[in-house]
RNA sequence: ACCGCUCUAACGGGGUGCUGCAUGUAAAUGCGGCUGAGAGGCUUUUGCCAACCCGCGGAACCUGAUCCGGCUAACACCGGCGGAGGGAUUAGACGGCUCAUCAUC
Numbered sequence: 001a002c003c004g005c006u007c008u009a010a011c012g013g014g015g016u017g018c019u020g021c022a023u024g025u026a027a028a029u030g031c032g033g034c035u036g037a038g039a040g041g042c043u044u045u046u047g048c049c050a051a052c053c054c055g056c057g058g059a060a061c062c063u064g065a066u067c068c069g070g071c072u073a074a075c076a077c078c079g080g081c082g083g084a085g086g087g088a089u090u091a092g093a094c095g096g097c098u099c100a101u102c103a104u105c
Base pairs, nucleotide, nucleotide: 002096003095004094006093007092008091009090010089011055012054013053014052017034018033019032020031021030022029023028040049041048042047061086062085063084067080068079069078070077
């Protein structure tokens, strides 16, 4: 100097759904259930905080999409779309490898 099976810090990106009951004209609120890594808290709002996931080897997440097929009470899940279009990184530790120089034998 380069590299990364790994770790740390800082920074950044991102989502928060479906459903039963009660109250309510409604919006919504409260108490539960389900899936999930995550369904949280504060705030009039903007927004802020927390946990979690993800940061280019990037299906974290967004768009197409109030999409298409299967399945479900619905979400979820499976397949397609999808070789689609977007999408957020630095520093250090440690390790590896290579080169140069010096010392000793």